[in-house]
Parts: sequence; C1' cells; structure tokens
RNA sequence: GGGGUCGUGGUAUAACCUGGCAGCAUGCGAGGCUCCAGACCUUGAGAUGGGGGUUCGAAUCCCCCCGACCCCA
Repeated sequence: GGGGUCGUGGUAUAACCUGGCAGCAUGCGAGGCUCCAGACCUUGAGAUGGGGGUUCGAAUCCCCCCGACCCCA
C1' cells in the first nucleotide's frame, strides 16, 4: 500500500440479510421484604464508533474517516 471481518448502555449480546417504538441478561440507583445483609419482588436511569448521502422513515442500505483483528505485498 491492497483485501476481508467487526464496532450497539459499565460488561456480554439480539435486532442488520428482508429499513418501521433499540430487546434480553448482568451490573448500577430507588422502593418492598428482612433485626441487618444476601436471595427474591417492583420500579428507574443508562447504548447504535464519527461525518455525509439515499429514503416519508436508517442500528440496518451507499460513501468517506477512526479504531480492533486477520490475510496479501
């Protein structure tokens, strides 16, 4: 330098192909329960790597960039 795969709450992961309210688990906050804590129950906050394009509508499709890993030179 060229090619491929991937990037989603703190962490892990689904939704992507086939565009339509971003889900689940765990963690965290609050409440209940308990003498206290844990477990359990209820509830809340928290995410699509960045920019642009297409579209009524983009996590999803297209382009560029950034980062991780792999391959070629």
The RNA shown here (transfer RNA) has 73 nucleotides and comes from a Microcaldota archaeon. The prediction has a mean pLDDT of 85. Rfam family: tRNA. The family's RNA type in Rfam is transfer RNA. Gene Ontology term of the family: triplet codon-amino acid adaptor activity. Lineage of the source: Archaea > Nanobdellati > Microcaldota.